A computed fold for an 88-nucleotide RNA from an Azonexaceae bacterium, annotated as c-di-GMP-I riboswitch aptamer. The coordinates come from a structure-prediction model, not an experiment, and the mean pLDDT is 89.

[in-house]
C1' cells in the first nucleotide's frame, strides 16, 4: 500500500416526535431524544426538492397559471475526495 468489517477497545454521529428560533417555500439551527450509522468526515459533478425574487403569459390592480436557483438536500442514490481501531 490494497481489500474488507468477524471480534474487542477508544470514541463518533444522531432520524422520527415533541419545543424554540430563522425562512415565502424546500429546509436549516437549538433543546430534548435514538430510528439507524464503518465514513450518518467533507465536496452539489451527476441526481433531488422548493419558486421568494424575477421573465412571459391571461384576469385586470393585485391575483392566477407557467418558466427559471442566485435558496436547500452530503441520513434517497452514483461519482469525487480524506480519515480512526481491527483483520487477511
Nucleotide at each position: 500500500g490494497u481489500u474488507c468489517g468477524a471480534u474487542a477497545a477508544a470514541g463518533g454521529c444522531a432520524a422520527a416526535c415533541c419545543c424554540g428560533u430563522c425562512g415565502a417555500a424546500a429546509g436549516a439551527c437549538g433543546g430534548c431524544g435514538a430510528c439507524g450509522c464503518a465514513a450518518a468526515g467533507c465536496u452539489a459533478c451527476c441526481g433531488g426538492c422548493u419558486a421568494a425574487a424575477u421573465g412571459c403569459a391571461c384576469c385586470c390592480a393585485g391575483g392566477u397559471g407557467c418558466g427559471c436557483a442566485g435558496g436547500c438536500c452530503a441520513g434517497a442514490g452514483g461519482g469525487g475526495u480524506u480519515a480512526c481501531c481491527g483483520a487477511a
Taxonomically the source falls in Azonexaceae (Bacteria, Pseudomonadati, Pseudomonadota, Rhodocyclales). It matches the Rfam family "c-di-GMP-I riboswitch aptamer". Rfam links the family to the GO term cyclic-di-GMP binding. Rfam describes the family as follows. GEMM was predicted in a large-scale screen for bacterial structured RNA regulatory elements.